The part of an RNA shown here (large-subunit ribosomal RNA, domain I) has 518 nucleotides and comes from Desulfofustis sp. PB-SRB1. It matches the Rfam family "Bacterial large subunit ribosomal RNA". The source organism's lineage runs through Bacteria, Thermodesulfobacteriota, Desulfobulbia, Desulfobulbales and Desulfofustis.
Context: one part of a larger RNA
RNA sequence: GGCUAAUGGCGAAUGCCUUGGCAUCGGGAGGCGAUGAAGGACGUGGCAAGCUGCGAUAAGCUUCGGGGAGCCGUUAACAGGCUGUGAUCCGGAGAUCUCCGAAUGGGGCAACCCGGCGGGGGUGAUACCCCGUCAUCCUGAGAUCAAUACAUAGUUUCAGGAGGCGAACGCGGGGAAGUGAAACAUCUCAGUACCCGUAGGAACAGAAAUCAACAGAGAUUCCGUUAGUAGCGGCGAGCGAACGCGGAUCAGCCCAACCUACCUCAUUAAGGAUCAUGAAUGUAUAGCGGAACGGUCUGGAAAGGCCGACCAGAGACGGUGAUAGUCCGGUACGCGAAAUAGAGUCAUAUCCGAGGUUAAACGAGUACCACGGGACACGUGAAACCCUGUGGGAAUAUGGGAGGACCAUCUUCCAAGGCUAAAUACUACCCGAUGACCGAUAGUGAACGAGUACCGUGAGGGAAAGGUGAAAAGAACCCCGGGAGGGGAGUGAAAUAGAAAACUGAAACCGUUAGCCU
Numbered sequence: 001g002g003c004u005a006a007u008g009g010c011g012a013a014u015g016c017c018u019u020g021g022c023a024u025c026g027g028g029a030g031g032c033g034a035u036g037a038a039g040g041a042c043g044u045g046g047c048a049a050g051c052u053g054c055g056a057u058a059a060g061c062u063u064c065g066g067g068g069a070g071c072c073g074u075u076a077a078c079a080g081g082c083u084g085u086g087a088u089c090c091g092g093a094g095a096u097c098u099c100c101g102a103a104u105g106g107g108g109c110a111a112c113c114c115g116g117c118g119g120g121g122g123u124g125a126u127a128c129c130c131c132g133u134c135a136u137c138c139u140g141a142g143a144u145c146a147a148u149a150c151a152u153a154g155u156u157u158c159a160g161g162a163g164g165c166g167a168a169c170g171c172g173g174g175g176a177a178g179u180g181a182a183a184c185a186u187c188u189c190a191g192u193a194c195c196c197g198u199a200g201g202a203a204c205a206g207a208a209a210u211c212a213a214c215a216g217a218g219a220u221u222c223c224g225u226u227a228g229u230a231g232c233g234g235c236g237a238g239c240g241a242a243c244g245c246g247g248a249u250c251a252g253c254c255c256a257a258c259c260u261a262c263c264u265c266a267u268u269a270a271g272g273a274u275c276a277u278g279a280a281u282g283u284a285u286a287g288c289g290g291a292a293c294g295g296u297c298u299g300g301a302a303a304g305g306c307c308g309a310c311c312a313g314a315g316a317c318g319g320u321g322a323u324a325g326u327c328c329g330g331u332a333c334g335c336g337a338a339a340u341a342g343a344g345u346c347a348u349a350u351c352c353g354a355g356g357u358u359a360a361a362c363g364a365g366u367a368c369c370a371c372g373g374g375a376c377a378c379g380u381g382a383a384a385c386c387c388u389g390u391g392g393g394a395a396u397a398u399g400g401g402a403g404g405a406c407c408a409u410c411u412u413c414c415a416a417g418g419c420u421a422a423a424u425a426c427u428a429c430c431c432g433a434u435g436a437c438c439g440a441u442a443g444u445g446a447a448c449g450a451g452u453a454c455c456g457u458g459a460g461g462g463a464a465a466g467g468u469g470a471a472a473a474g475a476a477c478c479c480c481g482g483g484a485g486g487g488g489a490g491u492g493a494a495a496u497a498g499a500a501a502a503c504u505g506a507a508a509c510c511g512u513u514a515g516c517c518u
Stems, first nucleotide, its partner, number of pairs: 001517009015503001016467002020438002022435007029427002031165002039100003042055003046078001050074002061094006070082003105114003115134007136162009169200001170198005180187001184234001210217002221248005231239002252419003255363001271352004276348004281343001283341003287335003293308005309326002311315001317329003368392007378404001399414005454461002477488004
């Protein structure tokens, strides 16, 4: 030095575990904000760095409920307290709520600086302190008032509203390119991404100038189908309907114009609407009750084995020193609210709510046309229908639009005003449930003081890091040592479970001992 065996160190794989994630389903909620939000800064504890909570009343104050023995968060100890006169804790309501932030008295390099007015404190008087108030825009009402006579602009007062934030979903205004076409220009990607505006719990749409086809249907929205069909298309790549049918859900209305009337309204039925009040009901935000087991053996420990019982509207699940229906929390089932919230129902109140005939009226720079565009599955095409930038420019039911150029016949509807629940979309947030989802290099970036530490001028980028034990029982005492540490002793089932690297503890790598070989 090598090989083999044993035994250590280092090391962290593996196994087991789960406080955390991921996904889906059902229900709720779908907003917060000048009564100052979201988000922060700085404070706040007897001792207090972080996190959490809170705001100079500062891990809290008041009150009303719940609850019933301990409590003063994480967090041990010390100090000091609270609590059956009901604390801590949980829920409803309220008070306080520094400074920044839409930030709004003015300024500003956010959390700072400097003011006016009114009131109060303070001073001999200033100073200084405290409270309130003072931004802008829009709308409405009022006052005042120029050039300029009336007026208007302007100025000003009062009242109401707005402003900012928020995950996705909606509607509208703008609107790419990489890409595909195996290049590329029409085309595609795509009206997508992105930007802007703006709203709601949904939004949009919506009561036929719609379809259909000689039979008829009867607002809109969504799903399935029709159908990758008919079509469109450098007829390339690709794009791609509708009618009809089957379902979900269903709901219809009001103005303008005209007529009638004349100054005067008045009612009600069936039925309907509205806010307000009240009632009961049922919910939400704390909770409460809730069945049934013993012995023995092994063991550190029984929930395991054996023996014998019981409950079950409960044998879901979790915990307890190993695997528990009957030990604990729960579960099935049943019960419960002083306060606040929202829902439907009922009652009261208020409001709306009537026929026939004739006649008249029935939305104008509109329809329509030309040119230029857009949008329709439809790329200008034979290109209708829809929208409109420019120009021209009707008719009034004996009228007008549509039925894919256009004309006739026929059919059908009535534009140029408006409102409308449900079926549909989404999930930042809350509750419940589930998983042939993950199990610490996985699953969120984050199971842990994580969007932290750290990096970057900045936009931004962005980690690592879980496990003693059933219980700290966390090793009194003795010895060595300056200490760290170690050896005994002791605890424990186990200490090679000993905490500055702790379950299990593989391998690489480094030792020690022994045998053999060189």